[in-house]
Parts: sequence; structure tokens; C1' cells
RNA sequence: AAUGUUACAGGCGAUGGAGCCCGCCUUAACCGCUGCUUAGCUGAUGGCUCCUACCAGGUC
Repeated sequence: AAUGUUACAGGCGAUGGAGCCCGCCUUAACCGCUGCUUAGCUGAUGGCUCCUACCAGGUC
């Protein structure tokens, strides 16, 4: 210096924040879909709950 393993810790899961659970990564995990082009579509979660933002409808 390189490689492998283990432990601790950390990070990540298409647009914000928090808790819990699940999975993944160790410099990787991750960075949605459609369309020849122009362009278009869904969603604030990986899942559950809450808050914020956005959209639709109703009532006062």
C1' cells in the first nucleotide's frame, strides 16, 4: 500500500421535518415513469403515524 473478515459507528431508500419498524451500503447504497423530438405524468412515506407545503371537494 492492497485485499478479506469482524466489531462499533455512520450513511442511504425520486421533492421538507419528526418517531417507530423494515431493507440496503461501507465510498457504496441512492438519484421515478412515458415519449423519436417538442414534451408529459404520479408522489412530500421504503412502510405506518403526525406536522408543514401543494392539489381537489364540502361546510361555516
Fluoride riboswitch aptamer (crcB RNA motif) from Firmicutes bacterium HGW-Firmicutes-14, 60 nucleotides, folded computationally.
The organism belongs to Bacillota, within Bacteria.